Molecule: transfer RNA
Organism: Pirellulales bacterium
């Protein structure tokens, strides 16, 4: 300087043909247990990297930008 690929909950990542944003981990309550630990139940937690554009609606589709990784130069 040219491609490419990723950006979603604290954290590892899913979200199909655009149609109510989720799991598993860790937090917070309970239940069990003398306690702790494991084990069940339940709870909260999101401006989906940013700005625009399409559209009745956008995490998904388009443009322009950051930031991480890669290859090539």
């Nucleotide at each position: 300087g040219a491609g490419g690929c990723u950006g979603u909950a604290g954290c590892u990542c899913a979200g199909u043909c655009g149609g109510u944003a989720g799991a598993g981990c860790a937090a917070c309550g309970g239940a069990c247990u003398u306690u702790u630990a494991a084990u069940c139940c339940g709870u909260a937690g999101g401006u989906c990297c940013a700005g625009g554009g399409u559209u009745c609606g956008a995490g998904u589709c388009c443009c322009u930008g950051c930031a991480g990784c890669c290859u090539c130069a």